[in-house]
RNA sequence: CGAGAUGGCCAGGCGGUCGCGGCGGAUGCGGGAGACCACAUCCGGCGAGGAACGUCCGGGCUCCACAGGGCAGGGUGGUUGCUAACGGCAACCCGGGGCGACCCGCGGGACAGUGCCACAGAAAGCAGACCGCCGGUCUUCGGGCCGGUAAGGGUGAAACGGUGGUGUAAGAGACCACCAGCGCCGUCGGUGACGGCGGCGGCUCGGUAAACCCCACCCGGAGCAAGGUCAAGAGGAGCCGUGAGGCUCUGCGCGGAGGUUCGAGGGCGGCCCGCCCGAGCUCGCAGGAGCGCCUUCGCGGGUAGACCGCUCGAGCGCGUCAGCGAUGGCGCGCCUAGAUGGAUGACCGCUCAACGACAGAACCCGGCGUAUCGGCCAUCUCGUUCC
Numbered sequence: 001c002g003a004g005a006u007g008g009c010c011a012g013g014c015g016g017u018c019g020c021g022g023c024g025g026a027u028g029c030g031g032g033a034g035a036c037c038a039c040a041u042c043c044g045g046c047g048a049g050g051a052a053c054g055u056c057c058g059g060g061c062u063c064c065a066c067a068g069g070g071c072a073g074g075g076u077g078g079u080u081g082c083u084a085a086c087g088g089c090a091a092c093c094c095g096g097g098g099c100g101a102c103c104c105g106c107g108g109g110a111c112a113g114u115g116c117c118a119c120a121g122a123a124a125g126c127a128g129a130c131c132g133c134c135g136g137u138c139u140u141c142g143g144g145c146c147g148g149u150a151a152g153g154g155u156g157a158a159a160c161g162g163u164g165g166u167g168u169a170a171g172a173g174a175c176c177a178c179c180a181g182c183g184c185c186g187u188c189g190g191u192g193a194c195g196g197c198g199g200c201g202g203c204u205c206g207g208u209a210a211a212c213c214c215c216a217c218c219c220g221g222a223g224c225a226a227g228g229u230c231a232a233g234a235g236g237a238g239c240c241g242u243g244a245g246g247c248u249c250u251g252c253g254c255g256g257a258g259g260u261u262c263g264a265g266g267g268c269g270g271c272c273c274g275c276c277c278g279a280g281c282u283c284g285c286a287g288g289a290g291c292g293c294c295u296u297c298g299c300g301g302g303u304a305g306a307c308c309g310c311u312c313g314a315g316c317g318c319g320u321c322a323g324c325g326a327u328g329g330c331g332c333g334c335c336u337a338g339a340u341g342g343a344u345g346a347c348c349g350c351u352c353a354a355c356g357a358c359a360g361a362a363c364c365c366g367g368c369g370u371a372u373c374g375g376c377c378a379u380c381u382c383g384u385u386c387c
Base pairs, nucleotide, nucleotide: 001383002382003381004380005379006378007377008376009375010374012351013350014349015348016347017346018345020047021046023044024043025042026041027040028039030037031036049358053369054368056367057366058365059364060363061223062222063221064220068273069272070271071270073219074218075217076216077215078092079091080090081089082088093107094105095104096103097102108214109213113212114211115208116207117206130153131152132149133148134147135146136145137144138143161179162178163177164176165175166174180204182201183200184199185198186197187196188195189194227308228307229306230305235250236249237248238247239246240245252300253299254298255297256296257295258294259293260292265277266276267275280291281290282289283288315334316333317332318331319330320329321328322327
């Protein structure tokens, strides 16, 4: 200097003016039957993201349930750690790619079972003889028939180990040496997945589970339109008042069906077993009756208001310690939007690598995925040249 690999940072900053939103404080003033709400002025602070997108995972929080067991269903899949947790993250192991820095992996099981491997080829799960090689026999000398063979050639993505030899009629792990693979034993290292070394052995027993499946581990449901408080309300009851009306409590009307301990119905979603919750008095010898209550169906009516939840968090910044790291401990400091017909705009000065893309909070947080302008920083690898 060139070509690469990996990781991180920014999304402008400081100050001022006007405008918009909200919070805290002070003053004032209005609306409403009410719960409550709005406005003005002044002071002070604050105001969209690295993805706010996707709604793909995991949680916090809220409500329902919690008595368990089984089946079904769903999720994950090397090991060890981190974390509130995860299908996330870190490091490592194995396999593959790359000269390398590094990158990739739906990473347990094919000897539980089932399925599939087209075409080509003799033959694709226990297979196979197309060409060929060898032996015998016949021959019209072209070849035919019988037996042996899987070393050579062909087909294919893949043909039942590789190289060299012994041996053979020709061959073949038939046998031998070395190698690869598989299995077993011992030893060393590692928390572990696993790896190194040595020995023995049958000679070698495809692929595919991102096919069904088997194995191991894990899994309540619903969701801020969660949930809660207040106000109003047709009707009913009680009390006060001559009356209009007022106060307190309760909470819509008509009809149908079933049930009321001989128990309907409920207990998250699918099923089964089990267990638990569950609505009453009077009369009658009883069947039953009266008035209620529980579950539910149909028709009709009233209301749709106000507020909370709502932002202090598994929070952020700096330093230090431990750790390869994810991360954790300790110390110091900081408070950074809370709208609800839904807020961010314009101008000026200085500075600057950023003036743009992708794109706008709606209960909050940790991840993953996707989109994306411009720029900056650090480390490492390979190549070339010079000293």